[in-house]
Context: one part of a larger RNA
This record gives sequence, C1' cells and structure tokens, in this order.
RNA sequence: UUGCAGUUAAAAAGCUCGUAGUUGAACCUUGGAGGCGCGUAACGGGUCCGCUUUUUGCGAGUACUUGGGUCGCGCCCCCCCUCUGGCUCCGGCCAGAAAUUACUUUGAGUAAAUGAGAGUGUUCAAAGCAGGCGAAAUUGCUUGAAUCUGUUAGCAUGGAAUAAUAGAAUAGGACGCAUGGUUCUAUUUUGUUGGUUUCUAGGACCAUCGUAAUGAUUAAUAGGGACGGUCGGGGGCAUCAGUAUUCAGUUGUCAGAGGUGAAAUUCUUAGAUUUACUGAAGACUAACUACUGCGAAAGCAUUUGCCAAGGACGUUUUCAUUAAUCAAGAACGAAAGUUAGGGGAUCGAAGAUGAUCAGAUACCGUCGUAGUCUUAACCAUAAACUAUGCCGACUAGGAAUCGGGCGUCGUUCAUUUACUGACGCGCUCGGCACCUUACGAGAAAUCAAAGUCUUUGGGUUCUGGGGGGAGUAUGGUCGCAAGGCUGAAACUU
Repeated sequence: UUGCAGUUAAAAAGCUCGUAGUUGAACCUUGGAGGCGCGUAACGGGUCCGCUUUUUGCGAGUACUUGGGUCGCGCCCCCCCUCUGGCUCCGGCCAGAAAUUACUUUGAGUAAAUGAGAGUGUUCAAAGCAGGCGAAAUUGCUUGAAUCUGUUAGCAUGGAAUAAUAGAAUAGGACGCAUGGUUCUAUUUUGUUGGUUUCUAGGACCAUCGUAAUGAUUAAUAGGGACGGUCGGGGGCAUCAGUAUUCAGUUGUCAGAGGUGAAAUUCUUAGAUUUACUGAAGACUAACUACUGCGAAAGCAUUUGCCAAGGACGUUUUCAUUAAUCAAGAACGAAAGUUAGGGGAUCGAAGAUGAUCAGAUACCGUCGUAGUCUUAACCAUAAACUAUGCCGACUAGGAAUCGGGCGUCGUUCAUUUACUGACGCGCUCGGCACCUUACGAGAAAUCAAAGUCUUUGGGUUCUGGGGGGAGUAUGGUCGCAAGGCUGAAACUU
C1' cells in the first nucleotide's frame, strides 16, 4: 500500500502562478479453415414395452441406443517463418542476427536449524528421525530420513494484451542478379621470378535510372491561438457630480439649548440652539440595491474620457497532446500596525471628564491624541467561512434569474409595409443561487454533493491522530519594529 479521516468531533495552505515529482485521449492484426471432446435444438433409424385394424400404424413410454447437425465452451494444429556462417547421409542439424525495456509464465539457483506439513505407538505427549519383519539359531530381509513457503535485485525461458521509447519531412529514406564512376583489398591464371596496368572477385561511398497506393493517423462533448458581436458596481489614470457633516461670513428672532433611563459635565443677552443666503474643507457615494453582476482571492457602486486586460457565447477557422495537479520558488493579499511626506471635515483606541455602581480603570454622555483619507515603501495575518482543495466522468424532477446564441403565422412603437429595438413563447451553452424528493450518503443536523465507500483503486496536492503544557521554549529564517513562518519536550490528566 491493500485499508482511515479532514462542513460542525483533530485536520483543506487566504488566493493564484509555477519547476522537479506524479498522472495523462483514441488509432496500426482482426479473423478464417480443419480435427477432437463435453453439453445441447429440429429431424431420422434400431431395440424393448403398451395399445392395436396382428399387412401396418399410434404412443410425453419423460425407457435404452445410434446417426445428425444449430448453438455454446474447451484443447490441438495450420494459414508467418527471413538473412548470414558452419556441418551433412542432401531429409535436415547447430550457432548468430531479426528494435529496446517494463510486465507476466515456467525453470535453474537461493545454508541448515526454525515455520507449515507427510510417515513413524518416544508407554501418551512435548520431542526424535527413527524404525518394521524373520528360526529371533547362523551367516538375515526391508522401508525411510518426503514435500511446501522463501516476495527486491540478478540469470535462463514462453507470451505479446497493457505502458513507455525509437523510426521516412530540407528525405542524407527503403528496395534492385539495374547502369556508370571514386576508392580499398588480392586468391587464381597468363612457363619461372620481379614491377606496372587491365579483366575478374569482394568491402565502402557517390551519381543516374527503375520499383512502390512511395513516405506527414484522427481532429478528443482534452487544451492553446486567431476572428466576431457582446457583457460586467473587474483593474489603472484623469475628469465630473450629489446631498450630508463641521467651520467661517452675513441675516432674522429671543431664552434657553445639548444630552439622557433620569441627569450632569458643556454652550448661551459679548445672542447659544434655530431660520435664511453664501463660501471653504476633507471624507463618503443614500434611495435604485436584489438569495442580482464582476473579480484568483482580498475586494468592487456618482458622470464622462483614455489605457490595457478578462469570462461566457458563436464559429464547416487554425495548431496537434501542447494537458491535470503541484515540493522548491514567485505575484497579489481586509482591517490593524510601522517609516517618510501631504491632508486633517467626520468618527475616534490612549487619555481627561460627567454619570451609574458596593466598586467601574466599563457599558451611557461631553471633549479628545494616534489613527481614519492619500502618496512612496514595509508587514503577510482574520470566524481570510461555503468553517467544504483542484481537475475529470456519471447519477433527478422543477420553476425562476444573469450573459451569449438560435427559432417563432405571437404582442407593441411609427409612416402604411419592412428593417431594427423592447416584450412574449420555446430550445441551447455557461454562471450565482433556490424548491421538492432520497435510488444514495451521514453520528445526526443535513447534503445533487457531504452521492457513485467493507460490493473499499479516475488523477493529483495539502493536513490530522485524546485533553492540557503550547502555537509556549529553543534553534533557524524573514521583518525597522510589532511580529510572521518552521516548531518540541519534561510534566500532568
């Protein structure tokens, strides 16, 4: 591993990319003939039995037997057997080559004791490997001391499904008693010896010619790219608007206003609060706003412009395995926090106060610093939650909705008919969700996934193993710091 679990009990990294690793679509040789055996249909013959109309005929009588051949299963053999070298009695035999592995079959080999297990009356047994049978006189006879397992690697061997790799694309490709060159080697024969050259024989290379169906597998309800009209509160930069808040100026009036459970702190004839008209500032983007949209997540909502990006859809477009998931590594990452500028309307940690209270260092009230906003850089964590990894397949019914496409003798607007548009009715891909059921799952809550799991294996990554100690100590590493990542043990229960 076979064979755990991960919504809520311990446990899916916040999210995406990504190298090593692991895994990865289909396709190239299927079948046919003969023989034998077993089972088995229709049908035919024979024996026996019964009824007979004793010529012959009938009979499920589930009797026995022999042919037969449909179908199914099993076994054997053939349909392939090439090239090179050697031997030969001219039947053949031996050795080598024929792409390479993984896989699998069989065999050799792998110490014994141990283990499993056969045989055997240690008196039984644990054991042991003994023993048994004769005249037990005397030359004796006779059987054992089996067998199995022994997994990775290695050796030999049969198979060729499955998996991988290789081959002919700038043909430097294959084949040929083919032709011609270049080059190398040199056995014989030219009476002998020596030299050179040719012929001939054998390598190698090149060119020409010929042979061939000459040579590129599909185009995955895998993936990438191009194109088309869209879609979106996706991103960046600029621009524009809206009311509110606070403050300031001007204005009207006059005694209270704030605030609360009730009050008080607080402001106020130097005119508070309030009314009206203006101005400024910084933030925010109400209603529309939804079980709606977009984005990898964090997240995203005034207008307009610019910039690049993206999904889904459509497509008789293109490439042809390019893919999936991912240690290491990298980008992004709410809020808070840190550094340096800017800005500081609101709200508001800390702090100060008024209350409440047994106390209140809180909840409530009034102020208020850091912060909240922005630029440049860090930090890298959240109940970063759907507390549910990602990719792929299948399993169920329904009504909506968002985006694209298709269809329609539907409705509507005008100018009278088109074309468009909006709406309606269907279909179809892709989304966010919902309802009802449970064949299924679950400890249940519940779940179309949390199903297709003891009838356990689609691929791949991460994590957990009683509660505390403890996300602590220590070490390493990152950070300006705060801290992050990695991460125990003693002890206790």
Molecule: small-subunit ribosomal RNA, central domain
Organism: uncultured eukaryote